[in-house]
RNA sequence: GGUUCGAUAGCUCAGCUGGUAGAGCGAGCGAUUGAAAAUCGCUAGGUCGCCGGUUCAAGCCCGGCUCGAACCA
Repeated sequence: GGUUCGAUAGCUCAGCUGGUAGAGCGAGCGAUUGAAAAUCGCUAGGUCGCCGGUUCAAGCCCGGCUCGAACCA
C1' cells in the first nucleotide's frame, strides 16, 4: 500500500426487507429480610465512530475519512 470484517447505553452484544433503538450485566430506587445476600419490580442512561450524499423517512443504502482485527504484498 491492497482486500475483507468491525465501530450501537458504563461493559458484552442484538437490531429481519429503510419506518421515532433493544437485551444481558452494571448503576439508582422500591419490594422482600431482624439486617444482609439472593430474588422480583421500576427508573435513568444513546447526536448508532466522524463528514457528506440518496430518500417523505437512514443504525441499515452510497462516497470519503478515523480507529481496531485478520489476510495479502
A computed fold for a 73-nucleotide RNA from Fimbriiglobus sp., annotated as transfer RNA. The coordinates come from a structure-prediction model, not an experiment, and the mean pLDDT is 84. It matches the Rfam family "tRNA". Rfam classes the family as a transfer RNA. The sequence is in RNAcentral, with records from ENA.